This is a predicted structure of a 1498-nucleotide RNA (small-subunit ribosomal RNA) from a metagenome. The RNAcentral record of the sequence draws on SILVA. Its Rfam family is "Bacterial small subunit ribosomal RNA". The coordinates come from a structure-prediction model, not an experiment, and the mean pLDDT is 83.

RNA sequence: AGAGUUUGAUCCUGGCUCAGAACGAACGUUAGCGGCGCGCUUAACACAUGCAAGUCGAACGAGAACGUCCCUUCGGGGGUUAGUAAAGUGGCGCACGGGUGAGUAUUAUGUGGGUUAUUUACCUUAUGGUGGGGGAUAACAUCCCGAAAGGGGUGCUAAUACCGCAUACGUCCACUUCGGUGGGGAAAGGCGGCUUCGGUUGUUGCCGGAAGAUGAGCCCGCGGCCCAUCAGCUUGUUGGUAGGGUAAUGGUUUACCAAGGUUUUGAUGGGUAGCUGGUUUGAGAGGAUGAUCAGCUACACUGGAACUGAGACACGGUCCAGAUUCCUACGGGAGGCAGCAGUGGGGAAUAUUGCGCAAUGGGUGAAAGUUUGAUGCAGCGACGCCGCGUGGGUGAUGAAGGUUUUCGGAUCGUAAAGCCCUGUGGGAGAGGGACGAACAACUUGUGGGAAUAAUAUCUCGCAGGUCUGACGGUACCUCUCCAGAAAGCACCGGCUAACUCCGUGCCAGUAGUUGUGGUAAUACGGAGGGUGCAAACGUUGUUCGGAAUCACUGGGCGUAAAGCGCGUGUAGGCGGCUUGGCAAGUUAGGUGUGAAAUUUUUUGGUUUAAUUGAGGAUGUGUAUUUGAAAUUGUUUUGCUAGAGUAUGGGAGAGGGUUGUAGAAUUUUUGGUGUAGAGGUGAAAUUUGUAGAUAUUGGGAGGAAUAUUGGUGGUGAAGGUGGUAACCUGGACCGAUACUGACGCUGAGACGCGAAAGCGUGGGGAGUAAACAGGAUUAGAUAUUCUGGUAGUCCACGCCGUAAACGUUGGAUAUUAGGUGCUGCGGGUAUUGAUUUUUGCGGUGCCGGAGCUAACGUGUUAAGUAUCCCGUUUGGGGAGUACGGUCGCAAGAUUAAAACUCAAAGGAAUUGACGGGGGCCUGUACAAGCGGUGGAGCAUGUGGUUUAAUUUGAAGCAAUGUGUAGAACCUUAUUUGGGCUAGAAAAGCAUGGAAGCCCUUUGAAAAGAGGGCGUGCCCUUCGGGGAGUUGUGAUUUAGGUGUUGUAUGGCUGUCGUCAGCUUGUGUUGUGAGAUGUUGGGUUAAGUUUUGUAAUGAGUGCAACCCCUGUCGCUAAUUGCCAGUGGUUUGGCUGGGUAUUUUAGCGAGACUGUUGGUGUUAAGCCGGAGGAAGGAGGGGAUGACGUCAAGUUUUCAUGGCCCUUAUGUUUAGGGCUACACACGUGCUACAAUGGUCGGUACAGAGAGUAGUUAAUUUGUGAGGGUGUGUGAAUUUUAAAAAGUUGGUUUUAGUACGGAUUGGAGUCUGUAAUUUGACUCCAUGAAGGCGGAAUCGCUAGUAAUCGCGGAUUAGUAUGUUGCGGUGAAUACGUUCCCGGGCCUUGUACACACCGCCCGUCACACCAUGGGAGUUGACUACUCCAGAAGUCGUCGCGCUAACCUUCGGGAGGCAGGCGCCUAAGGAGUGGUUGGUAACUGGGGUGAAGUUGAAAUAAGGUA
Repeated sequence: AGAGUUUGAUCCUGGCUCAGAACGAACGUUAGCGGCGCGCUUAACACAUGCAAGUCGAACGAGAACGUCCCUUCGGGGGUUAGUAAAGUGGCGCACGGGUGAGUAUUAUGUGGGUUAUUUACCUUAUGGUGGGGGAUAACAUCCCGAAAGGGGUGCUAAUACCGCAUACGUCCACUUCGGUGGGGAAAGGCGGCUUCGGUUGUUGCCGGAAGAUGAGCCCGCGGCCCAUCAGCUUGUUGGUAGGGUAAUGGUUUACCAAGGUUUUGAUGGGUAGCUGGUUUGAGAGGAUGAUCAGCUACACUGGAACUGAGACACGGUCCAGAUUCCUACGGGAGGCAGCAGUGGGGAAUAUUGCGCAAUGGGUGAAAGUUUGAUGCAGCGACGCCGCGUGGGUGAUGAAGGUUUUCGGAUCGUAAAGCCCUGUGGGAGAGGGACGAACAACUUGUGGGAAUAAUAUCUCGCAGGUCUGACGGUACCUCUCCAGAAAGCACCGGCUAACUCCGUGCCAGUAGUUGUGGUAAUACGGAGGGUGCAAACGUUGUUCGGAAUCACUGGGCGUAAAGCGCGUGUAGGCGGCUUGGCAAGUUAGGUGUGAAAUUUUUUGGUUUAAUUGAGGAUGUGUAUUUGAAAUUGUUUUGCUAGAGUAUGGGAGAGGGUUGUAGAAUUUUUGGUGUAGAGGUGAAAUUUGUAGAUAUUGGGAGGAAUAUUGGUGGUGAAGGUGGUAACCUGGACCGAUACUGACGCUGAGACGCGAAAGCGUGGGGAGUAAACAGGAUUAGAUAUUCUGGUAGUCCACGCCGUAAACGUUGGAUAUUAGGUGCUGCGGGUAUUGAUUUUUGCGGUGCCGGAGCUAACGUGUUAAGUAUCCCGUUUGGGGAGUACGGUCGCAAGAUUAAAACUCAAAGGAAUUGACGGGGGCCUGUACAAGCGGUGGAGCAUGUGGUUUAAUUUGAAGCAAUGUGUAGAACCUUAUUUGGGCUAGAAAAGCAUGGAAGCCCUUUGAAAAGAGGGCGUGCCCUUCGGGGAGUUGUGAUUUAGGUGUUGUAUGGCUGUCGUCAGCUUGUGUUGUGAGAUGUUGGGUUAAGUUUUGUAAUGAGUGCAACCCCUGUCGCUAAUUGCCAGUGGUUUGGCUGGGUAUUUUAGCGAGACUGUUGGUGUUAAGCCGGAGGAAGGAGGGGAUGACGUCAAGUUUUCAUGGCCCUUAUGUUUAGGGCUACACACGUGCUACAAUGGUCGGUACAGAGAGUAGUUAAUUUGUGAGGGUGUGUGAAUUUUAAAAAGUUGGUUUUAGUACGGAUUGGAGUCUGUAAUUUGACUCCAUGAAGGCGGAAUCGCUAGUAAUCGCGGAUUAGUAUGUUGCGGUGAAUACGUUCCCGGGCCUUGUACACACCGCCCGUCACACCAUGGGAGUUGACUACUCCAGAAGUCGUCGCGCUAACCUUCGGGAGGCAGGCGCCUAAGGAGUGGUUGGUAACUGGGGUGAAGUUGAAAUAAGGUA
């Protein structure tokens, strides 16, 4: 310090997620030791048991027993125990310490002040006192009541308990002439020493006031949570006067008077919460938090109340009420762990019913002591932090074994074993053994002091001695022996360090995020290996960080979320130049405070560290004080540049009111006139012979104002358009004068505010939601047409919203230009129209810097700055629900949550696509010729059938395709019969050479039996080897089984289309772009020119083959011009001229000419030429696309079968047949058929072949047999053509299917199931609907011939030649393709994406007749305990008394207040509910086709 995730890729916006640190944690796996810490976060739920607050005999009276000793009459008594225990009166303490966080948003807390408005027991200091009396009462004794708890009566007694009296330095009250005067008001003794018993003295108490210290109370300033969907709250309320009350101020309380007080700087209400020092995180600012420790606070079963006291409204006190638990004799009683342990319960979860007062601290006491679950220790828990160990050295044949492998190896790995050491720790044994302890007290010695007559006594020190340890025989130390007890957890696709094998097969699973898993998973499970941390490691939860993702530091708002529709203006915020004063902000210094601990730093000390001691720094704050005066503020003096006023002008659809004008539509009334009009893509509804439309004259009525008219004007915006008058607002320009900061913005508030809509009343021509009809359509509640009502218009009143948009708030200043329009003004030139230049205001376009994610913006900023307002924080849910406000309603405004997703989004890029555009091209259309689709047959496919009808191929680019040829074989299929190392192959062992023949069973395969037979090479003569065959065992064979979506190779297709890329450079943040685009041209990215591009590669073209012309060479089997012969046949001599054959060359290049073009490339025309602009044809197929086809050609990974999915054999099937489709053949006839005569090819093939001639058969064919491995021979007849007959328009002398009979050939075999021949038979069919195919010249059409495949089988396929056309104006349209451009929400790329209803399931949520809780307000009833007030006839020790009584007190009664309780009416907030509303999610449902392209109606 960042990273992952939206996309095909990019940049941005933006959310989600991760890496870090922390924890009072929990859970899972694992676990050796120690130190220091920490340990109910939940039920402030309920609690058994024990302990947690006592102490003092030096305040007081009384006072046992057990035990033991003695006596005894045996009943007992006495001493001692012991003035002890236990209890009581009295004093002090119990208000501390300990626990918890329920309540409390303030009566609390933090910080700083105030108290002239207060108090403070014990303590300290100094001072003054402490005299003399009195009456009771508990304990105790006795009687009584009660189950108990407890209570009552009578009697006795003491005090530092209680009560008078006396005294009064201070003190308190009243008055005061401030000198005083008057009045009120105290006390307690105990224990010592001495004593002449009179006293005296010490000490400790007690009393009065004073001061201090400490603690507490009250008041004030400032600081610290959320909600405005809580906006008004308040009657003791705010203030005053007078009483009461308190330690004390105060409406704290009461009476009276006044009507105030508080609040947008957030009152009141609601929710949540103890606050702080701190802790945690963070660079900091901040955020979160408030365990342990420390300060404050509140509470003590719930609610209320007071008493006592210095202090409480009291955790282990009292009273009452309530809930609850326990005891009970049913009459009554007892209790309060949020003290320490502990129990139940709750919960994911949190410890021992331990030891000791040895230390520290507290209470009490004169003290010894005593008490203390405070505290010190121990126990349990890896809960946290820290430290240590689980061994160290050496050791390579790199052992065994595991894993993996390309089979070579690699790795675990110096790791192990082995050898040599060490002993932290552990176990055993032996020995020593703490610090924490110093006080107090007593005692010895000594010094000082007080007092005394004085040793004594008392007191304050110093030195020595005695005594005290829970932890604990613990820590620690020393010695001996033993490597022996002691390593796990998570992870390994990316983020993120770490990789392979096996298993699994969208299953099981994984997952923080992205995602992974559908047969080769580094992502699941296991293993090996590795990485990280380590007595721990992971997971979960929470907080901060990263997140600049609430932005003070430190963000934004044209298009990503985000500028209010616009103005006027209140509060507030901000504000021009200048003089003086003040000092609030600001700034500098001083002082106090900011507790300790913590953090930090320097050090000390635990062996180190954590822990811990000491010193320092910090503590940003606050209070106070002394200065400064620039700046902000305030006040004051002036100014004119901001703002405004006056004045003179011109411009304008600015606003309002009242008139008025013409054109047009409609309607009405006449005229002319006749059959249609209207409307549409085409129609129809409609209208018209009752006279429309058209035309023309007159009338009526309403609405809107053509042209001018313009990115022109004007207004704040909405908006505003004929014209005239009246009323009226604002802006601008010019020149002077005046005021003197009067300004900007603007939360609330107020006003204006298109269209639609609403109310009341008018008006209504045209238009037109709804509605009706006609069309369109699968449907058409739409688009289109014909009608048509609200509305549109006017007046008045509402509504208050719009893509109210420049998607850009207002104001001010400032920062390059160019060019228009508009309003006003100045200058120059001109006689003038006018020209040119310049200033101010407005309004456009282009553009620089800058800014911006980019697009873009750019003096009219989205630049640079300042001020103010509004607003935003992922998408959906949702601008929705609830609540409030407004509205007549419609609705508007304000405005959430649950739940759900990992994206949603902006700009730009490359593609693809468009029922977008432009250009170009192709037999693409058009122009033509001939077909297919109809018939019959052939063939293939689908379907159906079947035991099987093996299988692949599926739009073009499957379907006469794999198959260049299924009767057996092929054959993969089916039905039976067989085999199991196998039909074929390599290796091993063993036997026999090989081989041949016969019999028998069987459909065959195969089985059984018998016979003949020994070769070749080497030899040591035993044998061995090659080859072949049988048997056996085992490595294995075999598979047309599966996967073409695991693959290679090959092939199809776009397409023989002209494209596809790259180096360097430039450009852009980037994906990318440029080049490759533009102007021409071409068949072509062919070429030229321009150009931030310049080069290059691959395609194109050319090089190759055939063909067309010529030449040279060669001349048999070809040829024959000339010349002989001739059987007339190149047959022969001869020749190589020609044809031909087959080698080598030539030729064509826009080379030449004219025109055109940019001078280019080229194009057009001409000449010459066999051929002219690529001469014709072939081979040749770029980068890539279709997961195209092929595992059944071959090769090959994985999987599957192994007496079968292998192999063999016979028969069957692949040839089936209501049907559908593709491809063909033959036809439908006379341009023909048929019968004769007759002519002309090319290219092939041939020895298990082709076959002449001859013979035979009607024929297919047969017999005999020649030539020929072929320029020699054979096939071989070419056919159409031509010529001569015949046929004459018919289902025919067309057509030949089908069927019967008879044959031929091939082959082991022709039935299923071949081809051919002859005789006979003679079907459909008369040129073919919608639709559709091929072809541009030697082409289409037509005619025959050959080859491959086969034993045989050709209408298929592949070659060959013969005859031989028509047409192309052209590119509007259909289809395919190329380039440029445009839009896009597509990128699996339009066969894309995607919306809504409905149906189903689940989830959360709103409404809901109600119902049920909680909290709370008000009214009323009732009212415990208690304080206060009042009465007090009953009772009554101290004092007074005149002895009668009184004062005072107590019980008791009444009153005010008041808790729980009861009743009623409201409010707030939960739960639940028949039914109901929308929302979200889900699988492959249904229905339409709304959006995205002009998305097919923008």